Context: one part of a larger RNA
Molecule: small-subunit ribosomal RNA, 3' major domain
Organism: metagenome
């Protein structure tokens, strides 16, 4: 100087504490271990692994395993010969492939022979390949303490010196923020601020968007208007700027006016020096070290989808604040060309049929947003709760749904009556809760990214649990 204390002192955070909802019980869905397996690919593994990589594992993918194949080689560059490439068959094979049968000559010099590009094929050899090892050789990205307020440097002083001062001290702040003091005097990297989006207001501008006046339709449907709303660009707007109290006449706090907002307005972006030999050689790249008729390439089929059991994270529920019928209202932000896909018919139904319309503020996914509202019902019951499971019959996608897709229809109708010990989330448009879109994707979502609707409850406080900063103090640690 640091680290560490069941030392001290001072602060802060959904850390506790007040509330509101979960999660352990039950089914199912998904990761994970373990077991199993011919394989059950590989890696993540306290917090910071476990719906993680993986924004889609029938085949591809795929990296495993079986079992048939191929050895200059699926890909690159070089040499040599020989043919343009390309298209059409046919026999054998699970297929890759192997044998073989027919057509066919392009482009560039060049009178022509012929030479050349580009492409195919043969042969040999330099190489090629390798998701194989080492994340403890390494770059790049990552996570994480932690959006915590820290961590340094120059020069000066002070100490043999390691170092130390600065950065502590008294206030304050969300913040090494700011003031004021001081052997320090300045500086960098963070802090803030400046991007981005919300919230209010002007001003431009008005179609594919609105419609207050005026006409007119079933319909903002046409005219016709840009006031409005809304769109998308520019601007203002908040700065402790103004009062008042407190403070050290500071810095700043408390309160208050105006304000759409008030003290960092709300929500992103944005991670300092570093820590963990943290995570990644299966994204790439890359050293060294291994394979080379295999550890490389290729196909076909299986696996990665197994199941006594364990954990993790969800989804549904256990019902009446609820479950069914029937009428009924209100978003919002996205997405469409071998794409969304209307009207209109058929089919209980998934879906089929049809084809308008649209490269979309035009048309369509979508007309129905659900929860809500109004009316009926069912009366505490394993039920008109609950769907697991099975049996039967169908739609779709796609070469193909046996292993191993969603989805629909009749039928079945398990567990479960609210969850031990323990343990999560969350301070306001949060929590609960309610649909709706996205990527990925031929087809598949109870994930996960977004999007609106409805909309609480509590916080005395800081003794205690966790973690974190400053300060000091003790040490037989480094």
């Nucleotide at each position: 100087u640091g680290a560490c204390g069941g030392g001290g002192a001072c602060c802060c955070g959904c850390a506790c504490a007040a509330g509101c909802g979960g999660u352990g019980g039950a089914u199912u869905a998904u990761g994970u271990g373990g077991a199993u397996u011919a394989a059950u690919u590989c890696g993540a593994u306290g917090c910071a692994a476990c719906g993680c990589g993986a924004a889609a594992a029938a085949c591809c993918u795929u990296a495993c395993c079986u079992a048939c194949c191929c050895u200059u080689g699926a890909c690159a560059u070089g040499u040599a010969c020989g043919g343009a490439a390309g298209c059409c068959g046919g026999u054998g094979g699970a297929g890759a492939c192997a044998c073989u049968g027919g057509u066919g000559u392009g482009c560039c010099c060049g009178a022509a022979a012929g030479g050349g590009a580009a492409c195919c094929g043969u042969a040999a050899c330099a190489c090629a390949g390798g998701u194989g090892c080492u994340g403890c050789a390494u770059g790049g990205c990552u996570g994480u303490c932690g959006u915590c307020a820290g961590c340094u440097c120059g020069u000066g002083u002070c100490g043999u010196g390691a170092g130390a001062u600065g950065u502590u001290g008294g206030g304050u702040u969300a913040a090494g923020u700011c003031c004021c003091g001081c052997a320090a005097c300045g500086a960098g990297c963070g802090c803030a601020a400046c991007c981005c989006u919300u919230g209010c207001c002007g001003c431009u501008a008005a179609u594919u968007g609105c419609c207050a006046u005026c006409a007119u339709u079933c319909a903002g449907u046409u005219g016709g208007g840009c006031a409005c709303u809304u769109u998308a660009g520019c601007g203002g707007g908040a700065c402790u700027g103004c009062c008042g109290g407190u403070g050290a006449c500071a810095a700043a706090c408390c309160g208050g006016a105006g304000g759409a907002a008030g003290g960092u307005g709300g929500g992103g972006a944005u991670g300092a020096c570093g820590u963990c030999a943290a995570g990644u050689c299966c994204u790439c790249a890359u050293g060294g070290c291994c394979c080379u008729u295999a550890u490389g390439g290729g196909u076909a089929g299986g696996g990665c989808c197994u199941c006594a059991c364990a954990c993790g994270u969800a989804a549904u529920a256990c019902a009446a604040u609820g479950g069914c019928g029937c009428a009924u209202a209100c978003a919002g932000a996205g997405g469409g060309c071998u794409g969304c896909c209307a009207a209109a018919g058929c089919g209980c139904g998934a879906g089929c049929u049809g084809g308008a319309g649209c490269c979309a503020a035009u048309c369509c996914c979508u007309a129905a947003a659900a929860a809500g509202u109004g009316c009926g019902u069912c009366g505490u019951a394993g039920u008109c709760c609950g769907g697991a499971u099975c049996g039967g019959a169908g739609u779709c996608u796609g070469c193909a749904a046996c292993u191993c897709g969603a989805c629909u229809c009749c039928g079945u109708g398990a567990a479960g009556u609210c969850g031990g010990a323990a343990u999560c989330g969350c301070u306001a448009g949060u929590a609960a809760u309610c649909g709706c879109g996205g990527a990925u994707c031929a087809g598949c979502a109870u994930g996960u990214c977004g999007c609106g609707g409805u909309g609480a409850a509590u916080a005395c406080g800081u003794u205690c649990c966790c973690g974190g900063g400053u300060c000091u103090u003790g040490u037989a640690c480094a």